The RNA shown here (transfer RNA) has 74 nucleotides and comes from an uncultured Bacilli bacterium.
It matches the Rfam family "tRNA". From the family's description: Transfer RNA (tRNA) molecules are approximately 80 nucleotides in length.
Model confidence (mean pLDDT): 80 of 100.
RNA sequence: GUCCUCGUAGCUCAGUAGGAUAGAGCAAUUGCCUCCUAAGCAAUAGGUCGUAGGUUCGAUUCCUAUCGGGGACG
Numbered sequence: 001g002u003c004c005u006c007g008u009a010g011c012u013c014a015g016u017a018g019g020a021u022a023g024a025g026c027a028a029u030u031g032c033c034u035c036c037u038a039a040g041c042a043a044u045a046g047g048u049c050g051u052a053g054g055u056u057c058g059a060u061u062c063c064u065a066u067c068g069g070g071g072a073c074g
Base pairs, nucleotide, nucleotide: 001073002072003071004070005069006068007067010026011025012024013023019057028044029043030042031041032040050066051065052064053063054062
C1' cells in the first nucleotide's frame, strides 16, 4: 500500500435479505425478605447501534468516506 473482518448499555455479546417502543446475561440503583450481610424475588435506570455524509416515505441494517482493534498478502 491492497484486501478481509470486528465496532450495539459500565462489561461480555445477540439482532436485522430496511418497517413502526433496540434486546439478553452480568454489573448498578430501589424495594421485599433476613437480627445483619450474602443469596433469593420484584421493579427501575442506563444506548446519537464508532464518526461524518448519501440513498429512501423510513437506515443499527444499503452505499461512500473516515477513525480505532484484529488478520491476510505484498